[in-house]
């Protein structure tokens, strides 16, 4: 330096779920506390596919309502880019 990821060590992150605050039409986001299934990039960036929602818009209806749709989203599904802790082999 590269590979690899140990019943190692120091740290790190934190799913579901629960209780608040705030934004949003919703999905969901941000944030404080609890929680801990898990993670060697479950750090950061992008978002093709699949996925969630349906305000506006369009269609339909006398109406109530129904339907379509991303220009709204999320990733701990997947792929790519980039940075990085430790060191048994």
């Nucleotide at each position: 330096c590269a590979c690899u990821g140990a019943c190692a060590a120091a740290g790190g992150c934190u799913a579901a779920c629960c209780c608040g605050g705030u934004c949003g039409a919703a999905a969901g986001g941000c944030u404080g506390g609890g929680g801990g299934c898990g993670c060697a990039a479950a750090g950061c960036c992008c978002g093709g596919g699949a996925c969630c929602u349906a305000a506006a818009u369009c269609c339909u209806g006398c109406g109530a309502g129904g339907g379509a749709c991303a220009g709204g989203g999320a990733a701990g599904c997947u792929g790519g880019g980039u940075u990085g802790c430790c060191a048994a082999g």
The RNA shown here (c-di-GMP-I riboswitch aptamer) has 89 nucleotides and comes from an Acidobacteriota bacterium. Rfam family: c-di-GMP-I riboswitch aptamer. Rfam's curators write: GEMM was predicted in a large-scale screen for bacterial structured RNA regulatory elements. Lineage of the source: Bacteria > Pseudomonadati > Acidobacteriota. Of the family's consensus pairs, 95% are formed in the model.